[in-house]
RNA sequence: GCAAUCCUUCGGGGCGGGGUGAAAUUCCCCACCGGCGGUGAUGGGCGCAUGCCCUCAGUCCGUGACCCGUAUUCGUACGGUGGACCUGGUGCAACUCCGGGACCGACAGUUAAAGUCUGGAUGGGAGAAGGAGCCG
Numbered sequence: 001g002c003a004a005u006c007c008u009u010c011g012g013g014g015c016g017g018g019g020u021g022a023a024a025u026u027c028c029c030c031a032c033c034g035g036c037g038g039u040g041a042u043g044g045g046c047g048c049a050u051g052c053c054c055u056c057a058g059u060c061c062g063u064g065a066c067c068c069g070u071a072u073u074c075g076u077a078c079g080g081u082g083g084a085c086c087u088g089g090u091g092c093a094a095c096u097c098c099g100g101g102a103c104c105g106a107c108a109g110u111u112a113a114a115g116u117c118u119g120g121a122u123g124g125g126a127g128a129a130g131g132a133g134c135c136g
Base pairs, nucleotide, nucleotide: 001134002133005132006131007130008129009128010127016030017029018028019027031116032115033105034104035063036062037061038060043054044053045052046051058103059102067080068079069078070077071076085101086100087099088098089097107119108118109117
């Protein structure tokens, strides 16, 4: 340094207060949370400098869990489905910065409807780091 392969480890957060009620962390008011990779005008550090390093999006591009289908040697493989943003500012340039206001969140369960509770799940997983190996 590296196409494939193998091994190890890691790999999701959040209902606090009030109201109604026989019953709600499920409804209503206030609150709280934001997987992974990419992009990136963010912020920080180093350097005389070309630059380099760390960091930077829930709503952009892609992707995982869940769900559906097909095949199956029952390990899995392939395909499908799959939520949400406007506005003002700065500027050469912003869906990413700053201000403001919005919006979104699998399935099953439940004395009552769930992003936050319980469960499948001591599971799976996008992927991250390290190592083996190979080449120099």
Background
The RNA shown here (FMN riboswitch aptamer (RFN element)) has 136 nucleotides and comes from Bhargavaea ginsengi. It matches the Rfam family "FMN riboswitch aptamer (RFN element)". Rfam's curators write: The RFN element is a highly conserved domain that is found frequently in the 5'-untranslated regions of prokaryotic mRNAs that encode for flavin mononucleotide (FMN) biosynthesis and transport proteins. This element is a metabolite-dependent riboswitch that directly binds FMN in the absence of proteins. In Bacillus subtilis, the riboswitch most likely controls gene expression by causing premature transcription termination within the 5' untranslated region of the ribDEAHT operon and precluding access to the ribosome-binding site of ypaA mRNA.The FMN riboswitch structure, reported in present an FMN-bound six-stem junction, adopts a butterfly-like scaffold, stapled together by opposingly directed but nearly identically folded peripheral domains. The coordinates come from a structure-prediction model, not an experiment, and the mean pLDDT is 82.